Predicted 3D model of a 118-nucleotide RNA (SAM riboswitch aptamer (S box leader)).

RNA sequence: AUCUUAUCAAGAGCAGGCGGAGGGACUAGCCCGAUGAAGCCCGGCAACCAGCGUCGCUUAGGCGGCGCACGGUGCUAAUUCUUGCAGGCGCGCGAUCAGCGCGACUGGCAGAUGAGAG
Numbered sequence: 001a002u003c004u005u006a007u008c009a010a011g012a013g014c015a016g017g018c019g020g021a022g023g024g025a026c027u028a029g030c031c032c033g034a035u036g037a038a039g040c041c042c043g044g045c046a047a048c049c050a051g052c053g054u055c056g057c058u059u060a061g062g063c064g065g066c067g068c069a070c071g072g073u074g075c076u077a078a079u080u081c082u083u084g085c086a087g088g089c090g091c092g093c094g095a096u097c098a099g100c101g102c103g104a105c106u107g108g109c110a111g112a113u114g115a116g117a118g
Base pairs, nucleotide, nucleotide: 002117003116004115005114006113007112008111013042016041017040018039022032023031024030026084028082029081043076044075045074048072049071051068052067053066054065055064056063057062080110085107086106087105089103090102091101092100093099
């Protein structure tokens, strides 16, 4: 690289420091950015893993709930910013049909992160 699995509508600096033009994975959009992008440091959020405390279950190994947050990641504009494939519903345009548009519907694809496998 790849595979499995869980999560992805909440939360986190509009006066932090360095830095200097780009960034939001990709497509098409739409946005953010010299009233300062990426990146690094610090701060913060969360609680996936580990740890600790506590309660319950279990013959035991162990399992589960709740809490803490000193460790390992992660995250810190916009729903994973929207969208991309399939289907359904409502409304509108269309004389009707076909067709088109709009709308936080469902599933899938893709992606991200954790844990595990290899």
The model forms 97% of the base pairs in the Rfam consensus. It matches the Rfam family "SAM riboswitch aptamer (S box leader)". Clan: SAM clan.